Model confidence (mean pLDDT): 81 of 100.
Large-subunit ribosomal RNA, domain VI from a Thermoplasmata archaeon, 250 nucleotides, folded computationally.
The source organism's lineage runs through Archaea, Methanobacteriati, Thermoplasmatota and Thermoplasmata.
Its Rfam family is "Archaeal large subunit ribosomal RNA". A reference for the family is Yusupov et al. (2001), "Crystal structure of the ribosome at 5.5 A resolution", Science.
It was read from a public genome assembly.
Context: one part of a larger RNA
RNA sequence: UGCACUGGUGCCUGACGAGAAGGUCCCUUAAGUACGAGAGGAACGGGGGACCGCCGCCUCUAGUUUACCAGUUGUCCGACAGGGCAUUGCUGGGCAGCCACGCGGUAGUGGAUAAGAGCUGAAAGCAUCUAAGCUCGAAGCCACCUUGAAAAAGAGGCACUUUUCAACGCUCGUAGAAGACGAGUUUGAUAGAACUGGGGUGUAAGUACCGAGGUCUUCCGAGGUAUUCAGCCCGCAGUCACUAAUGUUG
Numbered sequence: 001u002g003c004a005c006u007g008g009u010g011c012c013u014g015a016c017g018a019g020a021a022g023g024u025c026c027c028u029u030a031a032g033u034a035c036g037a038g039a040g041g042a043a044c045g046g047g048g049g050a051c052c053g054c055c056g057c058c059u060c061u062a063g064u065u066u067a068c069c070a071g072u073u074g075u076c077c078g079a080c081a082g083g084g085c086a087u088u089g090c091u092g093g094g095c096a097g098c099c100a101c102g103c104g105g106u107a108g109u110g111g112a113u114a115a116g117a118g119c120u121g122a123a124a125g126c127a128u129c130u131a132a133g134c135u136c137g138a139a140g141c142c143a144c145c146u147u148g149a150a151a152a153a154g155a156g157g158c159a160c161u162u163u164u165c166a167a168c169g170c171u172c173g174u175a176g177a178a179g180a181c182g183a184g185u186u187u188g189a190u191a192g193a194a195c196u197g198g199g200g201u202g203u204a205a206g207u208a209c210c211g212a213g214g215u216c217u218u219c220c221g222a223g224g225u226a227u228u229c230a231g232c233c234c235g236c237a238g239u240c241a242c243u244a245a246u247g248u249u250g
Stems, first nucleotide, its partner, number of pairs: 007161006016148004022052008035040001053106005061100001063098002068093005073086005095235001108144004116136004165250004169185005190244003194239004198234004206227005213220002
C1' cells in the first nucleotide's frame, strides 16, 4: 500500500511456516525369575540418578562490578582539610545489572506406514502375505507441545464505539543499533529533586583526652579512645506535584 468506500479500539480463528528438543549411560526392581541337565543367565514394564544438548531465571553459591566506600605508596596543589596524576597507581570490600561454576524445566501416547511378519484367498480344484480384502510392524513421517502467522487475492471472524483519532513534540523504559515497541503528558507519579525505607563501605572532619618518645620548650609528636553502627554513597522501593512533561499539525 492492499483486502473496494465510514473510521477507531480491543479480542480471536489458524491456511501455511519454524523447532531436535531431546539424546546417551548407570543403579535398582523385575530376578537369581523365564530359559537351561548344570555352569550360567535375560527381557517387557516400574522407580531413581548422572552427563551432554535445548529453554528459562538470579532466591542461594560464584564471577564481574573503570557506579560506590575504605586503606595505602610516590609526587604536586605552601600546611590542615579536600583533591589531581601514576594501568582504576596499588590493595581490601562491594548492591543493582549481566551472568555460570548456581537454580528450575526438558512426558511419552496415538495415527498412517517402510523393510519385514502374518490372516483369509483366488487366478492355477493344490499351494501362495496379494491379485480383491484384512491384522501387525521403526530412533524415521504426522498429531498432541512451543512459536510466527489474515498479503491466506477464497486477502477471515467477534464485540464495543461513534467524534475523538492519528502523527509530531515533550518526560521516560518492562523496549531498543536506527526505525520500531511500551508507559506517561497536569483529569499527572513519566523522569528528576526532596523525604522515608532498604542496601554498600566500615566509624568521617572537627574537638576533647591519653600518648611511645624527642627535646627542656609559649613545645613537637606517630598512634589510640570518645563524640560515632559514624561519615560518604546508591542504576533499588515507597511517599510526595517542588521542577520538567505548556504543546503543534492533520